Description: This is a predicted structure of a 168-nucleotide RNA (Lysine riboswitch aptamer) from a mouse gut metagenome. The prediction has a mean pLDDT of 81. The RNAcentral record of the sequence draws on MGnify.
RNA sequence: AAAUAGAGGCGCGGAGACGAUUAGUAAAUUGCUUGAUGCAGAUAAAUGUAUAUGAGAGCACUUAAAAGGCAACUCCGCCGAGAUGUACUUUAGUUUAUCAUAAAGUACGUCGGGCUUAACAUUAACAGUGUUAAGACUGUCAUCUUAUUUUUAGAUGGAGUGCUAUUU
Numbered sequence: 001a002a003a004u005a006g007a008g009g010c011g012c013g014g015a016g017a018c019g020a021u022u023a024g025u026a027a028a029u030u031g032c033u034u035g036a037u038g039c040a041g042a043u044a045a046a047u048g049u050a051u052a053u054g055a056g057a058g059c060a061c062u063u064a065a066a067a068g069g070c071a072a073c074u075c076c077g078c079c080g081a082g083a084u085g086u087a088c089u090u091u092a093g094u095u096u097a098u099c100a101u102a103a104a105g106u107a108c109g110u111c112g113g114g115c116u117u118a119a120c121a122u123u124a125a126c127a128g129u130g131u132u133a134a135g136a137c138u139g140u141c142a143u144c145u146u147a148u149u150u151u152u153a154g155a156u157g158g159a160g161u162g163c164u165a166u167u168u
Stems, first nucleotide, its partner, number of pairs: 001168006009079001011078006019070001027063002030060005037050004041099006082111011112138002115135008140158006
């Protein structure tokens, strides 16, 4: 230097079924009022489509969801597991332009890990998630000190492209 195998623990990620929440909300039928706009992610133009046999909006009754996210459970893959920032590319929803969103990929970065608190953002949500900061905890290595000395205990500091073991 390379390869293989491991360790950290409320460890990471994926899928599934169940359940709560979402919510008596959206949406729909009907009735009443009004009376020309509404829909196709946002804006502009175009195109298409619904509409005085009533668009849209409001009120009332009735019927009445879903997705994302979530607690624990089961299975699977793992220990840069994975998460995340920026830039670029591709795909998607009618076309063009710009933007946003979702998924995937590439390049360059950041983060050892989980927890708590606060702010901001997101979300139906004070659940959860993300970013930043602080706090103690924990694993690992280095340095110094320490004891009953392969080890124990303490202090300080670093980062996973790290650490340990084996092999060449």